A computed fold for a 103-nucleotide RNA from a Gemmatimonadota bacterium, annotated as TPP riboswitch aptamer (THI element). The sequence is in RNAcentral, with records from Ribocentre. The organism belongs to Gemmatimonadota, within Bacteria. Its mean pLDDT, the model's own confidence on a scale to 100, is 79.
RNA sequence: CAGCGACGACAGGGGUGCCUGCCCCGAGCGAGGGCGGGCUGAGAUCACACCCUUUGAACCUGAUCCGGUUCGCACCGGCGAAGGGAGUCCGCGCAUGACCUGC
Numbered sequence: 001c002a003g004c005g006a007c008g009a010c011a012g013g014g015g016u017g018c019c020u021g022c023c024c025c026g027a028g029c030g031a032g033g034g035c036g037g038g039c040u041g042a043g044a045u046c047a048c049a050c051c052c053u054u055u056g057a058a059c060c061u062g063a064u065c066c067g068g069u070u071c072g073c074a075c076c077g078g079c080g081a082a083g084g085g086a087g088u089c090c091g092c093g094c095a096u097g098a099c100c101u102g103c
Base pairs, nucleotide, nucleotide: 001097002096003094004093008089009088010087011053012052013051014050016047017039018038019037020036021035022034023033024032059084060083061082065078066077067076068075
């Protein structure tokens, strides 16, 4: 001088299920709405919260998928070396490269 680069800044991408109680409407059932509780999880009340941004499993398609589990559910696993998917800057730093100087 390059290379890579944590943190950060700004910008962008994404998901928001399952079970259940009460109330409203109502002849009753159902559907819908409101307010709670429970399960998993980073996030399930759109929080300006959480996660992710090519080193990309955040998230989508496959999928009304397959096996297991559960009251139930992407709850667990497969699918998955599958196909898609949203970035710039600064730069702590370093097993990196070139050049210069000294011994």